[in-house]
Description:
Model confidence (mean pLDDT): 90 of 100. The RNA shown here (c-di-GMP-I riboswitch aptamer) has 77 nucleotides and comes from a mouse gut metagenome. The RNAcentral record of the sequence draws on MGnify. It matches the Rfam family "c-di-GMP-I riboswitch aptamer". Gene Ontology term of the family: cyclic-di-GMP binding. The model forms 100% of the base pairs in the Rfam consensus.

């Protein structure tokens, strides 16, 4: 300087994400998801059951930078 987990709100189908308490932890936990992996979610599609409500699979166009590599900025000693 940042700000986990949890709480309370808010927004989202969800995952996640604002906002406020709050502090686990961290020289990059600063930026970049239109640099490469990997992870998470299944609205919507698209198959499979069911009479049907609906259920199970699959699949980013949604998400993660405090998951890794890689770019660019970066404090004091």
């Nucleotide at each position: 300087g940042u700000a986990a987990a949890c709480c309370a709100u808010c927004u989202g189908a969800a995952a996640g994400g604002g906002u406020g308490g709050g502090g686990c932890a961290c020289a990059a936990a600063g930026c970049u998801a239109u640099g490469g992996g990997g992870u998470c979610u299944a609205a919507g599609g698209c198959g499979c059951c069911g009479c049907a409500g609906g259920g199970c699979g699959c699949u980013a166009u949604g998400a993660c930078a405090g998951c890794c590599c890689a770019g660019c900025c970066g404090c004091c000693g």